[in-house]
RNAcentral holds the sequence, with entries from ENA. Bacterial large signal recognition particle RNA from a Candidatus Cloacimonadota bacterium, 260 nucleotides, folded computationally. It matches the Rfam family "Bacterial large signal recognition particle RNA". It is annotated as a non-coding RNA gene. Rfam describes the family as follows. The signal recognition particle (SRP) is a universally conserved ribonucleoprotein involved in the co-translational targeting of proteins to membranes. Taxonomically the source falls in Candidatus Cloacimonadota (Bacteria, Pseudomonadati). It is recorded under the gene name ffs.
RNA sequence: GUGUGCUAGGUGGGGAGCUAGCGGUGCCCUGUACUCGCAAUCCGCUGUAGCGAGACUGAAUCCCUGUACGAGACUACUGAUUCUUGUUUAAAGGUUAAAAAGUAGUGUUGAGAACUGAGCCCAACGCAAUUGUAGGCUUCGAACCUUGUCAGAUCCGGAAGGAAGCAGCAAUAAGUAGUUUUGCAAUGUGCCGUAGGUCAACUUAGUUUGAGCUAACUGGUAACCAAUACUCAGGAUAAGUACCGACUACAGGUGCACAC
Repeated sequence: GUGUGCUAGGUGGGGAGCUAGCGGUGCCCUGUACUCGCAAUCCGCUGUAGCGAGACUGAAUCCCUGUACGAGACUACUGAUUCUUGUUUAAAGGUUAAAAAGUAGUGUUGAGAACUGAGCCCAACGCAAUUGUAGGCUUCGAACCUUGUCAGAUCCGGAAGGAAGCAGCAAUAAGUAGUUUUGCAAUGUGCCGUAGGUCAACUUAGUUUGAGCUAACUGGUAACCAAUACUCAGGAUAAGUACCGACUACAGGUGCACAC
């Protein structure tokens, strides 16, 4: 060196979790990689840390070690100026009240207050106004079926004379339009009157008193209204660090017996 037969080893590994710890079942990653039995109210073990029974492979593409790469994890720590929950709610803002420090206005040509009276307000009556209606008065108002007078025409009569009567004129009815020293009724009426009521507030007159008054603006106070920032505490996330780390690549390492 070659061949034959064996042996150690290998036939998946890893992460979180679980656990005193390790491995497994279950979850996830990697990616293809013997079989059966056991296991979450767990199962099996104890630092060579699944056990039991089999099968295949076998000293190297395959086993062991190291290095590099870095899939992956709700692993640990840090952690935002991003998002979110909670607590405390400030300044500023709005409304109201009270006060009167400042500004302003007003006041001895009399502030404010007190008292007396009147007005405003309510109801009644009177008067007036307006409106409606009735009456009175006036205007107009009828082809015939209203009145008076009735030319012409018509009728009766011997005549004198008489009768009815259209148009016209005048008047009038129903009605129509206006008017009103009248009656009645009503009222979105009244610088009106009478006698009452009310009289809180407001306006006003008089009397007394005699220095403040007003609260528009600024500032301060109190209450209420609707929020919100910062801070603080919790959670999530981006990101970072550390640890573990599959797959893969590279380098190195590892037997025994016999025969030639």